A computed fold for a 269-nucleotide part of an RNA from a Myxococcales bacterium, annotated as large-subunit ribosomal RNA, domain VI. Model confidence (mean pLDDT): 88 of 100. Taxonomically the source falls in Myxococcales (Bacteria, Pseudomonadati, Myxococcota, Myxococcia).

[in-house]
Context: one part of a larger RNA
RNA sequence: CGAAGGAUACUUGAGAGGAGCUGACCAUAGUACGAGAGGACCUGGUUGGACGUACCCCUAGUGAGCCGGUUGUCACGCCAGUGGCAUAGCCGGGUAGCUAUGUCUGGAAUGGAUAACCGCUGAAAGCAUCUAAGCGGGAAGCCCCCCUCAAGAUAAGGCGUCCCUGAGACGCAAGUCUCCUAAAGACCCCACGUAGACUACGUGGUUGAUAGGCCGGGUGUGGAUUUGGGGUAAUCCAAGGAGCUAACCGGUACUAAUAGGUCGUGCGG
Numbered sequence: 001c002g003a004a005g006g007a008u009a010c011u012u013g014a015g016a017g018g019a020g021c022u023g024a025c026c027a028u029a030g031u032a033c034g035a036g037a038g039g040a041c042c043u044g045g046u047u048g049g050a051c052g053u054a055c056c057c058c059u060a061g062u063g064a065g066c067c068g069g070u071u072g073u074c075a076c077g078c079c080a081g082u083g084g085c086a087u088a089g090c091c092g093g094g095u096a097g098c099u100a101u102g103u104c105u106g107g108a109a110u111g112g113a114u115a116a117c118c119g120c121u122g123a124a125a126g127c128a129u130c131u132a133a134g135c136g137g138g139a140a141g142c143c144c145c146c147c148u149c150a151a152g153a154u155a156a157g158g159c160g161u162c163c164c165u166g167a168g169a170c171g172c173a174a175g176u177c178u179c180c181u182a183a184a185g186a187c188c189c190c191a192c193g194u195a196g197a198c199u200a201c202g203u204g205g206u207u208g209a210u211a212g213g214c215c216g217g218g219u220g221u222g223g224a225u226u227u228g229g230g231g232u233a234a235u236c237c238a239a240g241g242a243g244c245u246a247a248c249c250g251g252u253a254c255u256a257a258u259a260g261g262u263c264g265u266g267c268g269g
Stems, first nucleotide, its partner, number of pairs: 001152001005163004010158002015149004021049007033038001051106002054103002059100004066093005071086006111143002117137004164268001166179005180266001185263004189205005210256003213252005220244002226239005
């Protein structure tokens, strides 16, 4: 920009893409078959491998802003307690998120048309012949079925709901111009994240829990500071599952989403 008024939700699916793998074991059955040795088709079930989608409850990683330990040195006057630097100084753990090695799950079944091939009926050619007319069966393959995208599918689809019901002038008409009016809705802007390179998308904007703060909880770390006690001391015990705790969960208007602006018209072959 189009989609023959303008919006906002929900959709149909032309078309496109994805997926498509396979082993072993059990039963049927030591049956059919076979002198024996051996040993099935078919059908039903169980369990794997590789691969794919999704997810983070479990397991396991990462987790430079969480907790603890510890060495050297410097600083806060000293002790104690802390902080800086040393690869994040080194070491032990670890929330959210992101992950696989983890968890769930998929390939299928059904249907249609077929290939090789197997047939029925059947002449030309009194026979024969699956073929010439006609009618069947038949594959991990093809078309569906399953998943995703999808109306710029210009043949531009469907459906629900919402909005605009003024005046005048010119023109044969399509229409043009002036005044009045400015809807539904959208955007700008701002707080953000389930989104993200930007944009877009999504949530929220005081009629508000969108982010921060605060409160409560969870999780992690692992017993804080201080005081008291034991010990010559290193250090141990008690108050006390203590103190601290990121991205998590719930709540709470304390702070910031203020105020505002723009587009979009007037019923449309």